[in-house]
RNA sequence: GGUCCUAUGGUGUAGCGGUAGCACUCUGGACUUUGAAUCCAGCAACCCCAGUUCAAAUCUGGGUAGGACCU
Numbered sequence: 001g002g003u004c005c006u007a008u009g010g011u012g013u014a015g016c017g018g019u020a021g022c023a024c025u026c027u028g029g030a031c032u033u034u035g036a037a038u039c040c041a042g043c044a045a046c047c048c049c050a051g052u053u054c055a056a057a058u059c060u061g062g063g064u065a066g067g068a069c070c071u
Base pairs, nucleotide, nucleotide: 001070002069003068004067005066006065007064010024011023012022013021018054026042027041028040029039030038047063048062049061050060051059
């Protein structure tokens, strides 16, 4: 220098262009003499900019960061 892949709550991980989900964590409550376990409820996220579209996490282009391979 070139090609390709990845980026989603605090962490991990889903998500046919049409309500952003699940698990763990955290908070509150129930239960318990206390604690653990269990149950219920809640908070919290789409890397950035632009384009296409009625509508973009998703499609396109350009960046940023990380990674693999080639040279």

RNAcentral holds the sequence, with entries from Rfam. A computed fold for a 71-nucleotide RNA from Didymodactylos carnosus, annotated as transfer RNA.